Source information:
The RNA shown here (c-di-AMP riboswitch aptamer (ydaO/yuaA leader)) has 125 nucleotides and comes from uncultured Megasphaera sp. RNAcentral holds the sequence, with entries from MGnify. The organism belongs to Megasphaera, within Bacteria. Model confidence (mean pLDDT): 78 of 100.
[in-house]
RNA sequence: UGUCGAAUCCUUGUAUAAGGUACGGGGGAAUCAAAUUCAUUGGGGUGAAUCGCACGUGUUUUAGGAAGCAUUUGCGGAGGCGGCCUUCAAGCCUAACCCGUCAGUUAACCUCGGAGACAGAGAGG
Numbered sequence: 001u002g003u004c005g006a007a008u009c010c011u012u013g014u015a016u017a018a019g020g021u022a023c024g025g026g027g028g029a030a031u032c033a034a035a036u037u038c039a040u041u042g043g044g045g046u047g048a049a050u051c052g053c054a055c056g057u058g059u060u061u062u063a064g065g066a067a068g069c070a071u072u073u074g075c076g077g078a079g080g081c082g083g084c085c086u087u088c089a090a091g092c093c094u095a096a097c098c099c100g101u102c103a104g105u106u107a108a109c110c111u112c113g114g115a116g117a118c119a120g121a122g123a124g125g
Stems, first nucleotide, its partner, number of pairs: 001119004009020004023113005032104001042102001043099004050077005056071006078094004087125002
């Protein structure tokens, strides 16, 4: 100087703290909508970070068959990234964590976050 992200800024101080703040998230009526649970599997939230197919492996259930769940590899769909919109091309990413059996929408109201990580020039049509 720039990138992802809500995550910046201000004041005071005993400078390892506190109070605010741009900006973000959750809970929560009516109404509407829909259920929930039920062999093998609860359900939900932040976030782009998910959904399938195929071979294999493990495991659960079953008299068996089959099915479910987890997972390696491969392929495909979908999603995200550069000042903004659309499109083409190229490149990269598809994690991590939390609640704790419980939560649809949701006015009033209640409540929480306000981090961290990275690049070395940038500038495609």